[in-house]
Context: one part of a larger RNA
RNA sequence: GAAUGAACGUUGGCGGCGUGGAUUAGGCAUGCAAGUCGAGCGAGAAUUUUUAAGAAGAUACUUCGGUUGAUUCUUGGAAAGGACAGCGGCGAAAGGGAGAGUAACGAGUAGAUACGUACCCAAGGGUUCGGGAUAGCCAUGCGAAAGCGUGCGUAAUACCGAAUAAUGUCUCCGGACCAAAGAUUUAUUGCCCUUGGAGCGGUUUGCUUACUAUUAGCUUGUUGGUGGGGUAAAGGCCUACCAAGGCAAAGAUGGUUAGCGGGUGUGAGAGCAUGGCCCGUCUCACUGGGACUGAGACACUGCCCAGACACCUACGGGUGGCUGCAGUCGAGAAUCUUCCGCAAUGGACGAAAGUCUGACGGAGCGACGCCGCGUGCUGGAUGAAGGCCCUCGGGUUGUAAACAGCUGUCGUAGGGGAGGAAAUUUUGACCGAUCCUAGGAGGAAGCACAGGCUAAGUUCGUGCCAGCAGCCGCGGUAAUACGAACUGUGCAAACGUUAUUC
Numbered sequence: 001g002a003a004u005g006a007a008c009g010u011u012g013g014c015g016g017c018g019u020g021g022a023u024u025a026g027g028c029a030u031g032c033a034a035g036u037c038g039a040g041c042g043a044g045a046a047u048u049u050u051u052a053a054g055a056a057g058a059u060a061c062u063u064c065g066g067u068u069g070a071u072u073c074u075u076g077g078a079a080a081g082g083a084c085a086g087c088g089g090c091g092a093a094a095g096g097g098a099g100a101g102u103a104a105c106g107a108g109u110a111g112a113u114a115c116g117u118a119c120c121c122a123a124g125g126g127u128u129c130g131g132g133a134u135a136g137c138c139a140u141g142c143g144a145a146a147g148c149g150u151g152c153g154u155a156a157u158a159c160c161g162a163a164u165a166a167u168g169u170c171u172c173c174g175g176a177c178c179a180a181a182g183a184u185u186u187a188u189u190g191c192c193c194u195u196g197g198a199g200c201g202g203u204u205u206g207c208u209u210a211c212u213a214u215u216a217g218c219u220u221g222u223u224g225g226u227g228g229g230g231u232a233a234a235g236g237c238c239u240a241c242c243a244a245g246g247c248a249a250a251g252a253u254g255g256u257u258a259g260c261g262g263g264u265g266u267g268a269g270a271g272c273a274u275g276g277c278c279c280g281u282c283u284c285a286c287u288g289g290g291a292c293u294g295a296g297a298c299a300c301u302g303c304c305c306a307g308a309c310a311c312c313u314a315c316g317g318g319u320g321g322c323u324g325c326a327g328u329c330g331a332g333a334a335u336c337u338u339c340c341g342c343a344a345u346g347g348a349c350g351a352a353a354g355u356c357u358g359a360c361g362g363a364g365c366g367a368c369g370c371c372g373c374g375u376g377c378u379g380g381a382u383g384a385a386g387g388c389c390c391u392c393g394g395g396u397u398g399u400a401a402a403c404a405g406c407u408g409u410c411g412u413a414g415g416g417g418a419g420g421a422a423a424u425u426u427u428g429a430c431c432g433a434u435c436c437u438a439g440g441a442g443g444a445a446g447c448a449c450a451g452g453c454u455a456a457g458u459u460c461g462u463g464c465c466a467g468c469a470g471c472c473g474c475g476g477u478a479a480u481a482c483g484a485a486c487u488g489u490g491c492a493a494a495c496g497u498u499a500u501u502c
Base pairs, nucleotide, nucleotide: 001502002501003500004499006498007497008496009495010494013373014372015371016370017369018368019366020365026329027328028327030326031325032324035090036089037088040087041086047080048079049078050077051076052075053074054073055072056071060067061066097284098283099282106209107208108207109206110205111204112203113202115201116200117199120197121196122195123194124193125192126191127190128162129161130160131159138151139150140149141148142147168177169176170175182189183188184187210256211255212254217247218246219245222244223243224242225241226240227239228238229237259281260280261279262278263274264273265272266271286307287306288305289304290303309320310319311318312317337363339362340361341360345359346357347356348355349354376406377405378404379403386397387396388395389394410443412438413437414436415435416434419431420430446491447490448489449488450487451472452471453470457486458485459484460483461482467474468473
């Protein structure tokens, strides 16, 4: 000098674009963050309409006996309606967060294949005949609750059986074996089998990838083979037997530290340092372990077990997991709103309308950073007053002010408005280029420094005191170095200090 996810001190007008829990992967109140489909299925509340029966009964007529019958209520039937819940399908493995672990095929790069793939695309075929349950519902039992049973009956694109069977699987090459589901309605969409594709993923190899020898030996499923098992898949991945191997001074093993890369900072470069935001990738989800479902997980807002912690309890037993968005406590030098909207982009479901979406789009807060703009302009000397210095003549602040004229950026108040909306109509949470009007210099300057390095000095106070200081050093009675004033220098909505990197 440059830089920072910075902090602190003094000061602080506006806007744009970014950015903001770096410490305790510490604990969390509350709300929201994953649903959707009635064109798969049964059932169906509120409500509305209508009808039948019964009851009450306004009005009008009346021979006072009654007739009429608006309207209201109860019960039953039908139609519309579609809430809540349930079965079923798809999604929930994405998106979002964090960097604890990991020195490793984790990452980077260049390859390999013994493998898988829901949704999507292309092609070839198929979609036949049957069956038994079960949830919801109803009844009933236990329990404080969470919830858990029992009984009757019911539906399906839920479940099961049979048929059919090749380009599929197995094969001793003879053969054997494997599927399906309908819906709305008149043309769509589903379902099943197979092949190929796309994209994605699994596995694997060469090379590269921090410090430490004041860590020198490490290893028994260890290294290899055979048989078997297991997996979508090669393999000590697992197991039985056999052999005795394998790694290491080109650093094994151990210890410490750390996610990695694209990048970022600096530097002429080589290099050195670093990995926040954004993108790719890995790992984690209270701590440890485990599997289930599924095309895909050993699954952040799924399940089971153990543990710690917290909450509820009728003491028998239950419930929870913000390293999602806000927010709270704690620790800390230190880091924001319990905001608006699905209008845009994207995602899930759906034929669609649409629903959901703290992803995302926006607004709010913070000079945290970068950039831009403003805080006026012109004239104005008897060089006013005041301040400071003085050799008492004057000098300086200084055209600075006053004063006169002007302007209207930004801001303020009012009005319009392209565009962000794609797409004929409709659709904007929020932002608003730009234009018009009003008024008036009014609302907008500080911080550090002035001995040398280093741009910029005088006076007073103090008297090795009080203090300054990055280094040299200053201060003990004339201090350009301390404190104050005036003046000056530098930068400027900032200026200094501290920390860290080059």
The part of an RNA shown here (small-subunit ribosomal RNA, 5' domain) has 502 nucleotides and comes from a metagenome.
The coordinates come from a structure-prediction model, not an experiment, and the mean pLDDT is 85.
Its Rfam family is "Bacterial small subunit ribosomal RNA".